[in-house]
């Protein structure tokens, strides 16, 4: 200077407030965050449904492991950047099929001849040396472009070309070797050899019922019925298939009461710590530990001392995660 993990997010006391919870009182404990944020993934728990099939739609996507589960997270493997430390990577399938490539450029998907090279052969002239560049033949070389049918040298040719060799690279296939694997050496053959794009439809593997704490459940008060349609209604995408219903379920309309309580809901995939197992993500034991719970919705004001004079930005069922926002301070590893 970097690069990568971690902590931490004023500190301590008084006095006065505001929520909980305990308590007959006095009081005593507690009382925002690492992102409580975005609500983007995953689940818990609640409720419809449980009679299951089958198409659709959705979502993941290298391996191999952790997880309650994930699109997290860990270890690994290939690809890409960076001198490094280290960082990005929806990273299966392009020989199943279908499609797509602005602009430029002759040509862009079995393509192509603008410049250019050559014109051996054949044609025309000729002063007999040759000449034109018509037929024609070529893609070396320039040139457009994100991409243009491999590279470099050498024979070879009229000029040239995998047209032939060398050595390289790339693809297929094979055979050994390592590695659970993803792959990775190493050799041998083979045509000399054109690729992208699947966050394009698709194919292939695997997951997936809907709603959501306003879920839902209980008490307490209150009230008044009336009309109309009326066969279909559950399995929330469909379709068979079951089951319940036509003994009146159901939709929609005027009218009327209600505007409280209590639960859920704060003991949890919890949080320290010690130790073992494992490289790690993480898991097993032992210990201690109680940590916000509102609902017109709390977490604040104010006085002293100290310091580096203090960001981002606040709870709403609850976790794991991912993304964002974030002054400053410390630690550790490495370059």
């Nucleotide at each position: 200077a970097g690069c990568u993990c971690g902590u931490u997010g004023g500190a301590c006391g008084g006095c006065c407030g505001c929520g909980g919870u305990c308590g007959c009182g006095a009081g005593a404990c507690c009382g925002a965050g690492g992102a409580a944020a975005g609500u983007c993934c995953g689940g818990a728990c609640u409720c419809c449904a449980c009679a299951g099939g089958g198409c659709a739609a959705g979502g993941u996507g290298c391996u191999g492991g952790g997880u309650a589960a994930c699109a997290c997270c860990c270890a690994g493997g290939c690809g890409g950047g960076g001198u490094g430390a280290c960082c990005c990577g929806a990273c299966g399938g392009a020989a199943a099929g279908u499609g797509c490539a602005a602009c430029a450029g002759a040509g862009a998907g079995c393509a192509g001849a603008c410049c250019g090279c050559c014109g051996a052969u054949g044609g025309c002239c000729u002063c007999a040396g040759g000449g034109c560049a018509c037929a024609g033949g070529c893609a070396a070389g320039g040139g457009u472009g994100a991409a243009a049918c491999g590279g470099u040298g050498a024979g070879g040719u009229a000029a040239g070309a995998g047209c032939u060799c060398a050595c390289c690279a790339g693809c297929g296939c094979c055979a050994c070797g390592g590695g659970c694997g993803a792959c990775c050496g190493u050799g041998a053959c083979g045509g000399c050899u054109c690729g992208g794009c699947a966050a394009a439809c698709c194919c292939c593997a695997c997951c997936c019922g809907g709603a959501g704490c306003a879920a839902g459940g209980c008490c307490a008060a209150g009230c008044a019925g009336g009309g109309a349609c009326g066969a279909c209604g559950a399995c929330g995408g469909c379709c068979c298939g079951u089951c319940g219903a036509u003994c009146g379920a159901g939709u929609c309309c005027c009218g009327g009461g209600u505007a409280g309580g209590c639960c859920g809901c704060a003991g949890g995939a919890g949080c320290g710590u010690a130790u073992c197992g494992g490289u790690g993500a993480c898991g097993g034991u032992g210990c201690g530990c109680c940590c916000a719970g509102a609902u017109g919705g709390a977490u604040g004001g104010u006085c002293g001392u100290c310091c580096u004079c203090g960001a981002c930005a606040g709870a709403a069922u609850c976790c794991g995660g991912c993304u964002u926002a974030c002054a400053g301070a410390c630690g550790a590893a490495c370059u």